[in-house]
This is a predicted structure of a 683-nucleotide part of an RNA (large-subunit ribosomal RNA, domain II) from an uncultured Bacilli bacterium. Its mean pLDDT, the model's own confidence on a scale to 100, is 84. It was read from a public genome assembly.
Context: one part of a larger RNA
RNA sequence: GCCGGCGAGUUAUGGUAUUGUGCAAGGUUAAGUGGAAAACACGGAGCCGAAGCGAAAGCGAGUCUUAAUAGGGCGAUUAAGUACAAUGCUGUAGACCCGAAACCGAGUGAUCUAGCCAUGAACAGGUUGAAGUGAGGGUAACACCUCAUGGAGGACCGAACCGGUGUACGUUGUAAAGUGCUCGGAUGAUUUGUGGCUAGCGGUGAAAUUCCAAUCGAACUCGGAUAUAGCUGGUUCUCCCCGAAAUAGGUUUACGCCUAGCCUCAAAUUAUUGCACCAUGGAGGUAGAGCACUGAAUAUAUAAUGGCCCCGUCUAGGGGUACUGAGUGUAAUCAAACUCCGAAUGCCAUGUGUUGUAGAUUUGGGAGUCAGUGUAUGAGGUGAUAACGUCCAUACGCGAGAGGAAAACAAUCCAGACCACCAGCUAAGGUCCCAAAAUAUAUGUUAAGUGGGAAAGGAUGUGGAGUUGCACGAACAGCUAGGAGGUUGGCUUAGAAGCAGCCACCCUUUAAAGAGUGCGUAAUAGCUCACUAGUCGAGUGAUUCUGCGCCGAAAAUGUACCGGGGCUAAACAUAUUACCGAAGCUGUGGAUUUAUACUUGUAUAGAUGGUAGGGGAGCGUUCUAAAUGCGCUGAAGAUAAAUCGUGAGGAUUAUUGGAGCGUUUAGAAGUGAGAAUGCCGGU
Numbered sequence: 001g002c003c004g005g006c007g008a009g010u011u012a013u014g015g016u017a018u019u020g021u022g023c024a025a026g027g028u029u030a031a032g033u034g035g036a037a038a039a040c041a042c043g044g045a046g047c048c049g050a051a052g053c054g055a056a057a058g059c060g061a062g063u064c065u066u067a068a069u070a071g072g073g074c075g076a077u078u079a080a081g082u083a084c085a086a087u088g089c090u091g092u093a094g095a096c097c098c099g100a101a102a103c104c105g106a107g108u109g110a111u112c113u114a115g116c117c118a119u120g121a122a123c124a125g126g127u128u129g130a131a132g133u134g135a136g137g138g139u140a141a142c143a144c145c146u147c148a149u150g151g152a153g154g155a156c157c158g159a160a161c162c163g164g165u166g167u168a169c170g171u172u173g174u175a176a177a178g179u180g181c182u183c184g185g186a187u188g189a190u191u192u193g194u195g196g197c198u199a200g201c202g203g204u205g206a207a208a209u210u211c212c213a214a215u216c217g218a219a220c221u222c223g224g225a226u227a228u229a230g231c232u233g234g235u236u237c238u239c240c241c242c243g244a245a246a247u248a249g250g251u252u253u254a255c256g257c258c259u260a261g262c263c264u265c266a267a268a269u270u271a272u273u274g275c276a277c278c279a280u281g282g283a284g285g286u287a288g289a290g291c292a293c294u295g296a297a298u299a300u301a302u303a304a305u306g307g308c309c310c311c312g313u314c315u316a317g318g319g320g321u322a323c324u325g326a327g328u329g330u331a332a333u334c335a336a337a338c339u340c341c342g343a344a345u346g347c348c349a350u351g352u353g354u355u356g357u358a359g360a361u362u363u364g365g366g367a368g369u370c371a372g373u374g375u376a377u378g379a380g381g382u383g384a385u386a387a388c389g390u391c392c393a394u395a396c397g398c399g400a401g402a403g404g405a406a407a408a409c410a411a412u413c414c415a416g417a418c419c420a421c422c423a424g425c426u427a428a429g430g431u432c433c434c435a436a437a438a439u440a441u442a443u444g445u446u447a448a449g450u451g452g453g454a455a456a457g458g459a460u461g462u463g464g465a466g467u468u469g470c471a472c473g474a475a476c477a478g479c480u481a482g483g484a485g486g487u488u489g490g491c492u493u494a495g496a497a498g499c500a501g502c503c504a505c506c507c508u509u510u511a512a513a514g515a516g517u518g519c520g521u522a523a524u525a526g527c528u529c530a531c532u533a534g535u536c537g538a539g540u541g542a543u544u545c546u547g548c549g550c551c552g553a554a555a556a557u558g559u560a561c562c563g564g565g566g567c568u569a570a571a572c573a574u575a576u577u578a579c580c581g582a583a584g585c586u587g588u589g590g591a592u593u594u595a596u597a598c599u600u601g602u603a604u605a606g607a608u609g610g611u612a613g614g615g616g617a618g619c620g621u622u623c624u625a626a627a628u629g630c631g632c633u634g635a636a637g638a639u640a641a642a643u644c645g646u647g648a649g650g651a652u653u654a655u656u657g658g659a660g661c662g663u664u665u666a667g668a669a670g671u672g673a674g675a676a677u678g679c680c681g682g683u
Stems, first nucleotide, its partner, number of pairs: 001683006011093013026048003032042003052059002062074004096234002099231001103224006114198009123188001125157003128153001132149006161185003166181004200216001202212002209218001237618006247260005261369002263366008273358004277353001278351005288341001289339002294335003298331005306323001307321005372398007380391003403414003418590004423586003429580003432565003438577001440576006451567001457551002461548010478535005484508003489503003514529001518527002591608008619672001621669010637656005643650002
């Protein structure tokens, strides 16, 4: 891992609602007694109801408050209860099951280990050579020196012994801490045997929360005990009907709960009803707009006040000002907390208005939900007019929704799956091949594989529609020729001659030629342009709007920004006609259910996606009672086949098996397993 078995809403006693039964203004016994008895009989204590109010005395359809009924509170004026049973939910109990870490009590442990006590034991060999002492030297005497002797030391090297530094191996080991090599101590605060002492709110500790029997921030065993768990996991047969929520308020509350909201079931009420639509009438200050208020804010004109400067008898006053700039005028603006204005929607009300639809309200039983999520809209708030961000409002979806499209893809587009069919029509989306259906038709566009990823910006790409200049009196482009004189304009400058810079920018000759468009020179020179003539012979410039393209364009495994092949249409735009395409719609057959109708089992019409959850109807297992059956001429169980039922499931036959087992109607439950890192067994 698999297989088999076991494995979770129970029981007692109260409450409450519904259903059933009995009796009913009443209903009913409890303990107990008799009895074989859980039958039956007795037992009326007690309980509930028929009257309430008040703290109570008490009064009573009233009563309490109060000086008072004046008012007010709770009642009556109208609803039948009660006993038992079943079912739903709930209180108290372990209360659906399993699961803590912990807490408390009573005991057991120092054969491991920590410290201590008593009594024993052990430490190869080698080295160093303290004090003291002796001798000699030395001193006045000491001191001191030398040589011997001596044998000290938490001394040195190093076995046993004790330890455990580094590393390799080992890591389902030889071993729940080891092995090899290496390493520390090794006469000491040394090591060790035996016996003993200290106990968990404790001991012990050269101190690490270390150790106290492979367990230690509080040992172990049993008990309180099914501790508690707003937490995690699990919770077993079928079909049918309806079907949510992820919000508000409150909460030592935020992954919990309560009430409301939304779901379901029952009953009652409602049709002058609920919803949608239409009509009519309302309230309002949003979008927009505006500047009349409150503020913001720009330019300009005017200009008070204040500053500065000047005149002044330094004071009154006067003058000036490239300072300040209230106020006013004109022009142009801005605002969630501005409004002289002001929609659309939405909201409210009314309507014997219309049409459609089938709900709605109240009371009561049962819930679940309180982590939501995407898209569109509100240029909503926040953020950066970021986010698969966050917070709101409205709508839709997903959640709880399958099917088709988007290659794949909860939240996008189409469309809501009762069942069956080798029938038809369509939606979105598609029709060259993969791959069902047009290599369809018509007219254009694109040349970029654009299509099939992107901006500011850039460009004689190309199509369409305009406006405008020039042009057979010859344009545009090219080619040939001219492009002059006053003059080197004046100034400036070392120089300035069209061409460093400043000012001016005239006149003449002309077909035309600037006091000069660039290049160039130190300055001239030189080249060129504007402008003109000739040649040539038909269009050529500028500009606006617009369709489709181009550049801008670099990323990490591998083409990789069409799903692929591939496509010049099989791309894009406009138009048209076919076809394909879904669980949509239709057809045929069938099932369930609701309503209506009547011929009462048929017809017609509608409905039948579904998580949490509510409701309904059933299947099967074990046992009990009654009735009725089967079985050695073969029960249960097992294996197999085909079969009936929407399903849980049922029955038949054959083989096996070898002694019990069904059916019907009721009843009672240790009543259904695939999951709980479930438990036990097998493998």